This is a predicted structure of a 363-nucleotide RNA (Bacterial RNase P class A) from uncultured Desulfovibrio sp. It matches the Rfam family "Bacterial RNase P class A". Its family is annotated with tRNA processing, dimeric ribonuclease P complex and ribonuclease P activity in the Gene Ontology. The family's RNA type in Rfam is ribozyme. Its mean pLDDT, the model's own confidence on a scale to 100, is 80. It was read from a public genome assembly, where an Rfam model found it. NCBI's taxonomy places the organism under Bacteria, Pseudomonadati, Desulfovibrionia, Desulfovibrionaceae, Desulfovibrio.
RNA sequence: GGAGUCGGACAGGCUGUCGCCGCGGCCUUUGGCCGGGGAGGAAAGUCCGGGCUCCACAGGGCAGGGCGCUGGGUAACUCCCAGGGGGAGCGAUCCCCGGAAAGUGUCACAGAGAGUAGACCGCCUCCCGGAUUCGUCCGGGCGGUAAGGGUGAAAGGGUGGGGUAAGAGCCCACCGGCGGGUGCGGCAACGUAUCCGGCCAGAUAAACCCCGUCCGGAGCAAGACCAAAUAGGGAAGCGUUUGAGGCCGGCCCGGCCGAUGUUUUCGGGUAGGUUGCUUGAGGCGGCGGGAGACCGUCGCCCUAGAGGAAUGACAGCCACCCCGCAAGGGGGACAGAACCCGGCUUACCGUCCGGCUCCGUCA
Numbered sequence: 001g002g003a004g005u006c007g008g009a010c011a012g013g014c015u016g017u018c019g020c021c022g023c024g025g026c027c028u029u030u031g032g033c034c035g036g037g038g039a040g041g042a043a044a045g046u047c048c049g050g051g052c053u054c055c056a057c058a059g060g061g062c063a064g065g066g067c068g069c070u071g072g073g074u075a076a077c078u079c080c081c082a083g084g085g086g087g088a089g090c091g092a093u094c095c096c097c098g099g100a101a102a103g104u105g106u107c108a109c110a111g112a113g114a115g116u117a118g119a120c121c122g123c124c125u126c127c128c129g130g131a132u133u134c135g136u137c138c139g140g141g142c143g144g145u146a147a148g149g150g151u152g153a154a155a156g157g158g159u160g161g162g163g164u165a166a167g168a169g170c171c172c173a174c175c176g177g178c179g180g181g182u183g184c185g186g187c188a189a190c191g192u193a194u195c196c197g198g199c200c201a202g203a204u205a206a207a208c209c210c211c212g213u214c215c216g217g218a219g220c221a222a223g224a225c226c227a228a229a230u231a232g233g234g235a236a237g238c239g240u241u242u243g244a245g246g247c248c249g250g251c252c253c254g255g256c257c258g259a260u261g262u263u264u265u266c267g268g269g270u271a272g273g274u275u276g277c278u279u280g281a282g283g284c285g286g287c288g289g290g291a292g293a294c295c296g297u298c299g300c301c302c303u304a305g306a307g308g309a310a311u312g313a314c315a316g317c318c319a320c321c322c323c324g325c326a327a328g329g330g331g332g333a334c335a336g337a338a339c340c341c342g343g344c345u346u347a348c349c350g351u352c353c354g355g356c357u358c359c360g361u362c363a
Stems, first nucleotide, its partner, number of pairs: 001359010012318007020038002023035005040334001044345002047343005052219004064215005069083005084097005098210002103208002105204003120149002122145003126141006157175006176200002178197008223275004233266009245257004282301008320331004
């Protein structure tokens, strides 16, 4: 100098003018003036996890769903840290993670056969027919065979030897894999050494499934409080009810029930209002513990809370980047809170800082 990889920070600043939405104060209370405040690293997707609220709930099981190497962190997690194993890369670094040896299913095309294998070509024994230089060759058939060829992403370990009619872990040696035992190291995942067993076992679980583990439901439109008009409900008072509502044996008066009108009152719910609402697993800094995620302690700080709707625009100067010799010209993304918090994922013009790796050159 070039190429790369990982982590972190920022997402313009100041002034002026005109606007928007809350809050506080003052005023001659419709309103005006003054002061102060007003988006993010993702506020997004709503994919996980929790707080909070209401409802449900003796205990156990089934169903359903999430997750899945080990240890740790955390309120919790599908997150984070450290480690283990496998894969990619020269490397820094990145990606993946229960079980395919419980069972079932599936495996395009090609191919004879795709998983308890398979006979297309080839190889071998036997039989039949033909030829024959009597060595054998050709054609057909019953069988054997996974060594060789061929198909395929994949054909049921590899090399060599024995063996056989020809072959084959059929047997043996070595190598590889798998399973099991033991010793050592590690909390563990696992590593390593050694012994045993011919056990040789394809892929797929974001296919069913099996094992382990976790999970009650709904969500701030949760929930709580105040509470109008109208309609309807309960109670009480008063009036009406001989044109026969019922009962008090019949009749009259009267009373009770019922009906109805009116007044008062009670309670529920709706509109509306208030609250929940932002001080919280909070931020910054110091010290201490830890390898780290993180934890403890001390000090300081308070920073949107709305109506679903506000949080903006313009101009000038400065800073940054690009083009240009210069004058000058151009550019600034992705996107926007709505109960709160921890994560993940996705989007993003660019700028800066730090760690590390590889290559080249010079001393």